A computed fold for an 88-nucleotide RNA from Alkaliphilus peptidifermentans DSM 18978, annotated as c-di-GMP-I riboswitch aptamer. Its mean pLDDT, the model's own confidence on a scale to 100, is 86. Lineage of the source: Bacteria > Bacillati > Clostridia > Peptostreptococcales > Alkaliphilus peptidifermentans.

[in-house]
């Protein structure tokens, strides 16, 4: 270089929770907050979970059921990119 990860080192990220806002929800952004993480740093490209506006079936009643991502999850798993330090 590349591989690998300690009771090094310099540090970085931030779960649930609360509070405001966006959204149909799922969830997502500030803020606070720290379970926790060696990529818990990008990317929805493949899977796998979540949601169902809108669409379709369905019932025969006053809309119930059920399918369907073009939403969503990168702190569910892989791929792929990019990176700090350095013991064994």
């Nucleotide at each position: 270089u590349a591989a690998a990860g300690a009771u090094a080192c310099u540090g970085g990220c931030a779960a649930a929770c609360u509070u405001u806002u966006c959204g149909a929800a799922a969830g997502a952004a500030a803020a606070g907050g720290a379970c926790g993480c060696a990529a818990a740093a990008c990317u929805a490209u493949g899977g796998g979970u979540c949601u169902a506006a809108g669409g379709g079936a369905u019932a025969u009643a006053u809309u119930u059921u059920c399918c369907u991502a073009u939403g969503a999850u990168u702190g569910c798993c892989a791929a792929g990119u990019u990176a700090c330090c350095u013991a064994a």